[in-house]
Molecule: Glycine riboswitch aptamer
Organism: Actinomycetes bacterium
RNA sequence: CGAUCCCACAUGGGAGAGACCCCUUACGGGGCGCCGACGGGGCAAUACUCCCCAGUAACCUCUCAGGCAUCAGGGACCGUGUGGAGGAG
Numbered sequence: 001c002g003a004u005c006c007c008a009c010a011u012g013g014g015a016g017a018g019a020c021c022c023c024u025u026a027c028g029g030g031g032c033g034c035c036g037a038c039g040g041g042g043c044a045a046u047a048c049u050c051c052c053c054a055g056u057a058a059c060c061u062c063u064c065a066g067g068c069a070u071c072a073g074g075g076a077c078c079g080u081g082u083g084g085a086g087g088a089g
Stems, first nucleotide, its partner, number of pairs: 001089001006084008018032001020031004033068003039064001040062003046057004
């Protein structure tokens, strides 16, 4: 001088599912049906660790919460930039 990885911020992209029924002037609410990529729960299969028992994890699974025309909001994850930590070389 200084990479991968990690953290934070900014920014761009970012799916799914009823234009259903009833009530309401409207906002909205209720019913039934549905969605999973915030969060949360759980390991049936899956992956990893392990001699076994077993444990852990998720984009798996359950839908508790949340969401289901447009708009808005949220959104795992990905890209870019800045800063921090770090120190392969």